SAM riboswitch aptamer (S box leader) from a marine eukaryotic metagenome, 104 nucleotides, folded computationally.
The sequence is in RNAcentral, with records from MGnify.
Its mean pLDDT, the model's own confidence on a scale to 100, is 85.
The model forms 97% of the base pairs in the Rfam consensus.
[in-house]
RNA sequence: CUCAUCCAGACCAGCUGAGGGACGGGCCCUUUGAAGCUGGAGCAACCACCGCAAGACGGCAGGUGCUAAUUCCCGCGGAGGCCAGCUGGCUGCCGAAAGAUGAG
Numbered sequence: 001c002u003c004a005u006c007c008a009g010a011c012c013a014g015c016u017g018a019g020g021g022a023c024g025g026g027c028c029c030u031u032u033g034a035a036g037c038u039g040g041a042g043c044a045a046c047c048a049c050c051g052c053a054a055g056a057c058g059g060c061a062g063g064u065g066c067u068a069a070u071u072c073c074c075g076c077g078g079a080g081g082c083c084a085g086c087u088g089g090c091u092g093c094c095g096a097a098a099g100a101u102g103a104g
Base pairs, nucleotide, nucleotide: 001104002103003102004101005100006099011040012039013038014037015036019029020028021027023075024074025073026072041067042066043065046063047062049059050058051057071098076095077094078093080091081090082089083088
């Protein structure tokens, strides 16, 4: 850089000790222990592998990944609905951007 996916799923212990949820805003989590490291457990089928009635299928945890909240929500654009009617406010939907993960 390209492509695919992102409303599902899955936590304990030890060390340590104040932050964390990418960024901004919001809102949350956290000394009933954040982040990190280590060990164990688990979830998932992207890759690999196996099977097949060949498919957008089934199996499998070997390589990655993941285990608060939809990627926690919003952020940019579009067409709606409702309210107000002055410049607006609220709301669900679609798409983009950004981010994450995988494969190349």